């Protein structure tokens, strides 16, 4: 990198280095950014996918809309920022749904 499965409207920021871009890709919007972007590092936090630990009438087994948060990842502007296809509504930019793509985790080779 490819495959399979699951999840994606919730949640959680400060500092240092850096020095102009960033929000995945295409297009159109919109937004963030010298009051300092990306990237890297440190610290703190969020979450609960995996591991661990706890929880069952004496023991064993170890289920789970269960607890915890020690370990492995991940994440910490805006819904995956919004739209792209379909339906509804009806002349406004609203409501619902689907798909594709993407991200993350786990699995086996």
């Nucleotide at each position: 990198g490819a495959a399979u499965u699951a999840u994606u409207a919730a949640g959680a920021a400060g500092g240092g280095u850096g020095g102009a871009g960033a929000g995945a890709u295409u297009a159109g919007g919109c937004u963030c950014u010298g009051u300092g972007a990306a990237a890297c590092c440190c610290u703190a936090g969020c979450a609960a996918c995996c591991u661990g630990c706890g929880c069952a009438a004496a023991c064993c087994u170890g289920a789970g809309u269960u607890g915890u948060a020690a370990g492995g990842u991940g994440c910490u502007a805006a819904a995956a920022c919004c739209u792209a296809c379909c339906c509804g509504g009806c002349u406004g930019g609203c409501g619902g749904g689907a798909g594709a793509u993407a991200a993350u985790a786990a699995u086996a080779a």